[in-house]
RNA sequence: CCACGAAAAAGGCUAACCGGUCGCGAGGCCGGGGCGCAAAGCUAUGGGUCUCUUGUUUAGGUAAGCAUUCGCUGCCGUGAGAUCGCCAAGCUGCCGAA
Numbered sequence: 001c002c003a004c005g006a007a008a009a010a011g012g013c014u015a016a017c018c019g020g021u022c023g024c025g026a027g028g029c030c031g032g033g034g035c036g037c038a039a040a041g042c043u044a045u046g047g048g049u050c051u052c053u054u055g056u057u058u059a060g061g062u063a064a065g066c067a068u069u070c071g072c073u074g075c076c077g078u079g080a081g082a083u084c085g086c087c088a089a090g091c092u093g094c095c096g097a098a
Base pairs, nucleotide, nucleotide: 004096005095012037013036017032018031019030020029021028022027035085041091042090043089045088046087047086048083049082050081051080052079054077060076061075062074064073065072066071
């Protein structure tokens, strides 16, 4: 230096839940809390998941439900977001037994 991660040491972060606050929402922030974490540090770049939106052509499709005349709802999609404690990728970083 690379890899690895100890029933090691020193420190670090903080899930659910509760209170406050911001947001339409997913969720963010602050305080409590502590399930866990060796990147549970940072970046939404790819995928996943979630939220709001769109239906009057700039993007429409499907035909599951209702209706059976126009249609309405749902789902996929469009658009805008959230999440890095879902998985990858990139950048950075503490300690040192085997």